[in-house]
Molecule: SAM riboswitch aptamer (S box leader)
Organism: uncultured Woeseiaceae bacterium
RNA sequence: AACUCAUCGAGACCGGCUGAGGGAAAGGCCCAGUGACGCCGGGGCAACCAUCGGAAUUAACCCUUCCGAAAAGGUGCCAACUCCUGCGAAGUUUUUGACUUCUAGAGAUGAGUG
Numbered sequence: 001a002a003c004u005c006a007u008c009g010a011g012a013c014c015g016g017c018u019g020a021g022g023g024a025a026a027g028g029c030c031c032a033g034u035g036a037c038g039c040c041g042g043g044g045c046a047a048c049c050a051u052c053g054g055a056a057u058u059a060a061c062c063c064u065u066c067c068g069a070a071a072a073g074g075u076g077c078c079a080a081c082u083c084c085u086g087c088g089a090a091g092u093u094u095u096u097g098a099c100u101u102c103u104a105g106a107g108a109u110g111a112g113u114g
Base pairs, nucleotide, nucleotide: 002113003112004111005110006109007108008107013042014041015040016039017038021031022030023029026085027084028083043078044077045076048074049073051069052068053067054066055065056064082106088102089101090100091099092098093097
């Protein structure tokens, strides 16, 4: 590289540097010299892993599963629902259209395999 599982309508901004694009790609719609994006420092959010407690299971322990706590560790995140749409299905409607719900695919993050 790739594969598996879980989650993705919640939440969380200041300073410095730099200087033109950025929001993955296409279409849209946005952000951006009143300085975006990025980098650095600080701050914060959250609770995936790790930690702690309880329950289930067990003869007992381990493992596993579930529930909860905390935020000192490993990550992650801090414009817009993953910013929206796309493929498919169902439904509503004033039916070449519009809208709602679910889902596939793609993507992001974590954990595991490798």